[in-house]
RNA sequence: GCUGCGAAAAGGCAACCCCGUCGUGAGGCGGGUACGCAAAGCUGCGAGCCUCGCCCCGUAGCAAGACCGAAGUGGUCGAGCUACCGAA
Numbered sequence: 001g002c003u004g005c006g007a008a009a010a011g012g013c014a015a016c017c018c019c020g021u022c023g024u025g026a027g028g029c030g031g032g033u034a035c036g037c038a039a040a041g042c043u044g045c046g047a048g049c050c051u052c053g054c055c056c057c058g059u060a061g062c063a064a065g066a067c068c069g070a071a072g073u074g075g076u077c078g079a080g081c082u083a084c085c086g087a088a
Stems, first nucleotide, its partner, number of pairs: 005086002012037002017032006035075001041081003045078003048073002051070003057065001
């Protein structure tokens, strides 16, 4: 120095809930709070979950559900990219 790793110190992020605001919705953003986090930094690429729509399937007809399409979630997991500190 690199990789793994996560003690200390410094610094960082910020769940639930509340308020404001945007969205049909999942949810986003801002403020407060502090459950947690060593990538809880970034990317919806794969899976999952969730929301909306809907030709067809489904139904006696609806509904539910599945398929499909679109969207959301990076604090569900995988993958990719990047990164502070330095004890064992």
Molecule: c-di-GMP-I riboswitch aptamer
Organism: Rubrobacter sp.